[in-house]
Context: one part of a larger RNA
């Protein structure tokens, strides 16, 4: 000077408390450990590993295993040398394929020609290749404390010096935010603001959007119009600006007015100096080491999907605030040409046929679902729950056995609200309901977005956890 303390003081945070809903019990999905295996490729391990890398393992991916091939090699370049059909194409044979092998055919330019050159191929050689090791040799990127309010510097001053001061103190703030004071005076990185989005209004814009008034029409719609909604450009608006109280006449704070919005309006992006030799050599790059007929490379099949078990994260439930059936209403955002696929027809259905429109405010995905109305069920392992299994089908794709998804019929397991413990959340939030997208041939209960319905509680800071200042 730091760090630490079951030292003290002050302060903050879903940290506790007050509430609401979960996890922990069941079944399944998924990740991990363990075990097994020829292989179950590798990495990640308290918070900050475990629906993580992986925004998608049938083959491919793929790195693993078994077996079969190749050795200048799966791509490319330089040099030397030889060659002129050994390459390519077509056809065949062996083979699981990779590959091996047989037959036929057979390049261009210059030149009259001889010949030369290019190109191809073989050999040699210098590079190759490596998801092999080291993240404790590294770059880059990332997590974390933490969007916490801190971290420093110049000059001056003090101290023999390490250092201190400034940055402490009195107030205040979300904030080292601001005010006042002060041997300090200033400055930088952070904070805030500038950026995006959302909430109100104005101006412009008016099709593919909209429809108040008018005409036609049974309706759909057409004409007409740009008022409204909306689109996307530009502006206005919020600043403790106004009033009152408190305060030190300050910073500010409490209440009020006006206002769509009030004290950073809500949300996002933005992550200081540093910490953890944190993570990543398997995105990539890269030093060193190792390997070079193999630790490289090609192919087929298998594996990553195993299963006495243990843990994490989820989904579905255990029911009546519910389940089944019928009717009916209201979104936002997103995507579409190797695509989205309408009408119509077939099928109980998954789906099949069909072919219109649309590079999309025009056409399509597209039915929103909870909700509401009607009706059946009446407390039961049930008309709850749907695991598991059987049969029959559909789709994608060379190919669904290992190992995909979906449909119909049958089957109808555990489960009656979950021990110790533990997690999330303060408002359009929690809870609950559906929709879309990326990846993607196919394959979400995951992830990322979107909207619908829409709460309860916060006395307070004694305690638990983390953090800041003295």
């Nucleotide at each position: 000077u730091g760090a630490c303390g079951g030292g003290g003081g002050c302060c903050c945070g879903c940290a506790c408390a007050a509430g609401c809903g979960g996890u922990g019990g069941a079944g399944c999905a998924u990740g991990u450990g363990g075990u097994u295996u020829a292989a179950u490729u590798c990495g990640a391990c308290g918070c900050a590993a475990c629906g993580c890398g992986a925004a998608g393992a049938a083959c491919c991916u793929u790195a693993c295993c078994u077996g079969g091939g190749c050795u200048c090699g799966a791509a490319c370049g330089g040099c030397c040398u030889c060659u002129u059909a050994a390459c390519g194409g077509c056809a065949g044979u062996g083979g699981a394929a990779a590959c091996a092998u047989u037959g036929c055919u057979a390049u261009c330019c210059c030149g009259c020609a001889a010949g030369g050159g290019a190109g191809u191929g073989g050999g040699g050689u210098c590079g190759a290749g490596g998801u092999g090791c080291u993240g404790c040799a590294u770059g880059g990127c990332u997590g974390u404390c933490g969007u916490c309010a801190g971290c420093u510097c110049g000059u001056g001053u003090c101290g023999u010096g390490a250092g201190a001061u400034g940055u402490u103190g009195g107030g205040u703030u979300a904030a080292g935010u601001c005010c006042c004071g002060c041997a300090a005076c200033g400055a930088g990185c952070g904070c805030a603001a500038c950026c995006c989005u959302u909430g109100u209004c104005c101006u412009g814009u008016g099709u593919u959007g909209c429809u108040a008034a008018g005409u036609c029409g049974a309706a759909a719609g057409a004409c007409a119009g740009c008022a409204c909604u909306c689109u996307c450009a530009g502006g206005a608006g919020a600043c403790c600006g106004c009033c009152a109280g408190c305060g030190a006449u300050a910073a500010g704070u409490u209440g009020g007015a006006g206002g769509a919005a009030g004290g950073u309006g809500g949300g996002g992006a933005u992550g200081a100096c540093g910490u953890c030799a944190a993570g990543u050599c398997a995105u990539c790059a890269u030093g060193g080491c190792c390997u070079u007929u193999a630790u490289g490379u090609c192919c087929a099949g298998g594996g990553c999907u195993a299963c006495a078990c243990a843990c994490g994260u989820g989904c579905u439930a255990c029911a009546a605030u519910g389940g089944g059936c019928g009717g009916u209403a209201c979104a936002a955002a997103c995507c579409g040409a190797c695509g989205c696929c309408a009408a119509c027809c077939c099928g109980c259905g998954a789906g099949g046929g069909g072919g219109a429109g649309c590079a999309a405010a025009u056409c399509g995905g597209a039915g929103a679902a909870a909700a509401c109305c009607g009706u059946c069920c009446u407390c039961a392992g049930u008309u709850c729950g749907g695991a598991u299994c059987g049969c029959a089908g559909g789709c994608u794709g060379c190919a669904a056995c290992u190992c995909g998804c979906c449909u119909g019929c049958g089957u109808g397991a555990a489960g009656c609200u979950g021990g110790a413990a533990u997690c999330g959340c303060u408002a359009g939030u929690a809870a609950u309901g559906g929709u879309a997208u990326a990846u993607c041939a196919g394959a979400a209960c995951g992830a990322u977005a979107c909207c619908g319905u829409g709460a309860a509680u916060a006395c307070g800071u004694u305690c638990c956890c983390g953090g800041g200042c003295c």
A computed fold for a 470-nucleotide part of an RNA from an uncultured Acidobacteriaceae bacterium, annotated as small-subunit ribosomal RNA, 3' major domain.
The RNAcentral record of the full RNA draws on Greengenes.